[in-house]
This record gives sequence, C1' cells and structure tokens, in this order.
RNA sequence: CGAGCGGGCCACGUGAUCGCUCCGGGAAACCGGAGAGGAAAGUCCGAACUCCAAACGGGCGGCAUGCCGGGCAACACCCGGUCGCGGUGACGCGAAGGAAAGUGCCACAGAAAACAGACCGCCCUCCGGUCUCCUCUGGAGCCGGACGGCAAGGGUGAAACGGUGCGGUAAGAGCGCACCGCUCGGGAGGCAACUCCCGGGGCACGGUAAACCCCAUGCGGAGCAAGGCCAAAUAGGGGGAUGCAGGGCGCCCGUCCCGACCCGCCUCCGGCGGGACAUCCCCGGGUAGGCUGCUCGAGCCCGAGGGCGACUUCGGGCCCAGAGGAAUGAUCGCGGCUUCGGCAACGAGGCACAGAAUUCGGCUUAUCGGCCCGCUCGGAGC
RNA sequence: GCGCCCGUAGCUCAGCUGGAUAGAGCGACGGCCUCCGGAGCCGUAGGUCAGGGGUUCAAAUCCCUUCGGGCGCACCA
Repeated sequence: CGAGCGGGCCACGUGAUCGCUCCGGGAAACCGGAGAGGAAAGUCCGAACUCCAAACGGGCGGCAUGCCGGGCAACACCCGGUCGCGGUGACGCGAAGGAAAGUGCCACAGAAAACAGACCGCCCUCCGGUCUCCUCUGGAGCCGGACGGCAAGGGUGAAACGGUGCGGUAAGAGCGCACCGCUCGGGAGGCAACUCCCGGGGCACGGUAAACCCCAUGCGGAGCAAGGCCAAAUAGGGGGAUGCAGGGCGCCCGUCCCGACCCGCCUCCGGCGGGACAUCCCCGGGUAGGCUGCUCGAGCCCGAGGGCGACUUCGGGCCCAGAGGAAUGAUCGCGGCUUCGGCAACGAGGCACAGAAUUCGGCUUAUCGGCCCGCUCGGAGC
Repeated sequence: GCGCCCGUAGCUCAGCUGGAUAGAGCGACGGCCUCCGGAGCCGUAGGUCAGGGGUUCAAAUCCCUUCGGGCGCACCA
C1' cells in the first nucleotide's frame, strides 16, 4: 500500500420565531423546565405486575429445552471452553443427547437398500461338442451345460456391509500383516464436555429422531382492552345446559381447603321437586364518560476492587416522555455530507431505517453515511 | 395495544401421514361445427406452491425467520 476479519460508537449540527403535550409557579396575563429509538418494529422467548376464592403429592398424557462449565431475577439470552464443518489466516457457522430399547421410512435406478443376497464377472471339479493345435489310449485351448466356491473388478445409487498397500490363494476374502478408522479394557490430564498414551479384539454397529420414540430437566391459565374506584343510561331482562356440584394445561387417584342456602313432599342420618345461587352458551337492551394502574426502574453516569469474560461488590452523583382519535412540529438563516449541472465561482435537490402507548431483560429483522480500537493474509521498502 | 388464523394458475379450491411432470372446476387462447354468435366437442398456454434460510439423498409438505391479509377482545345490568 492492497485485500480482509472482529469489536465499540455516532445517527446531520446549530440559532431565531411561531405552535403542540406534560410538569412546577402564579389570581390572571404569563414565566420556567422536560419532550422518541438503536431498533420505539416483529410479538419470537423470558420476567415484573394484576386477576382467576384458595394448596400439595403421585400416575398417564401435552408442551418446551437439549455438548460442558459459568453468568443472570429469569430465559430458547450472554460469556468461556470442547467437538464438527468452512476459510491460507484473523475468524465464521452449528436445534451439537440417544440410531447396539423398540417401531416406521429409504422414491427412481440397481442383482441386492438393512438382512443379507449375487446380474455381468472370476475360479476348482465333472459332463457334452460335426471346433482348433500338439510330443496323440492322452493333453492344452475354445464353446455350451451341471454341482459348488468367491465377492476382487464392472455397473446403479444420496447411501452397497471398514479404507490403502503388501503377502496369500484354484479364484478370492481381515484369510494373515503394517498404517489409518472402529470398538473394548487400563492409565494420565481436566470440575466437566473431552483430549493424550498403552494394550487387547479382525470388525460385530448404513442413513433418518426439524419421523414416532427413549433419556434428562423444566412448565397453572389469562393478559394493562389485566385489574380497582366513581358516574350515566335501560326491557334493572328472557331462554337453555349443568349442579352440591364445582374448583389453577387435559384425564385419573389421594390428602387438605373454600363452598355446601331456603321452602315443600315422601317410609326424616337419605331421596325427590321448586326457588335462590354459581359457571358456561344463546337472544335482546344500555353507555362509548372520568380517575387510577402510569412510570424511580433487576434504572443511568463516574471512580475503585474481584473475575480471562459474561457479570458482580463498594463509594459518589443524577432524575431521564407519559399521551389517550393519541404531543414530540413548521418556517427562515448559518454550517456539514452527498447527487446533478457548470472549466470555475456558484446554482438546484436530498439528509438512512423508522417513530413511544403497563414496564423491563434478550433475540430477530430494517438501516444513508462516518469515526475509533485490535488483528490476519499478500506485496514493496528500510 | 393483546391474542389467534390463513397465504398453491387470473378466480375458487384439492394435495401438506416427505418421493406425481404440482392437479380439478370456472375463466383465457386456438381449432371443429355455424351465414355469424352462443352452447357442445377437441386441444393449448398459464405456477418463484407469499419471500429467504435450514434439516433430509429428496421439501408445496418438516423447522426457523420475514412479508402480506383476515378475525376476535371494552364496560353496565
């Protein structure tokens, strides 16, 4: 210098005037202060908070998570490590438990697709032949057939029953050996995932669990239109189902708890009927108001300590939108960046994605331009 | 704001327990028939299976993510 990798940060700036929302002061006029984001977004996870009157244990289901260790209020997030894949490398990516518990599936092609099997082929022995040759009662070759042996080679496929090489054999084959892989046992290191070393076994074990499933761990439901208070209005309702039942994912069991009302009748420790009540569903009616929840919070900034780090402890400082058909804007200057025109001076245009709605912690997605730090590879020079 | 569902020819839908050349009806276009048109018969074209990524030998189908569309939810008695 070129090409790249990782991390952090900013998000046009500034002045004037006129508005909008909220807060404080004031009797009022008015004065003072604050006013979008890194994603406010998607609503994909985890919580806080609130209600469902109120609990626990077990079984069968359902859902979620899934290498190991740590962090955190919690998590599917983050940090560190292991292994696998990609990259020359910095580094990136990984839903990464189990396929020797069981079941299912593996189209087409191919002989054969999971348990062995043999299409072409290779080989031994035997039989046949109007074939050829020879050293001719026979032998060798060629062709065809039969009983067998084999899985090296061919070919198919995403995948073919360990791979490469040497030996061996009638031909072959872990049949034997070496290396690699696999597996079993032992040892060492590490909290662990896992790694390394030594020895044994000729190899038994295809893939798929984002197929069912198994294992381990965890899990009540609904959501601020939750919920609470006040006010207004009416047909202050009608019908159906269930019932002392019912009661925090679905079903079952056990213990405990809440609740188990009133009237009538019957052969009164019980049952039946009616009412009230409760839950759910359907039909119809009314209102479309106010207050609250509502913003101080697992909060932000600085410094010191601990930790590789995520993070955490201590000390000091700060208050930072709370609307509700929903504010956060408009105009004019100056400057910055950029596009177009122009030789130039300059002129005209543009300023990414987007925009709070109960509140936090994450993830994912969108995003013009720019700044800073660390690192890698290549080239050149000293 | 919160919760839930859907997306396959121009339109309405199958297929979604993984293996088809993605199919049906209507519509479009062409031909036959007819003087012409309709009906009828025959044929043809038309698909990013909403977009992207992943799992798998293989994805419309399974998983993740983005986009678009639709539905429901207030209080009183």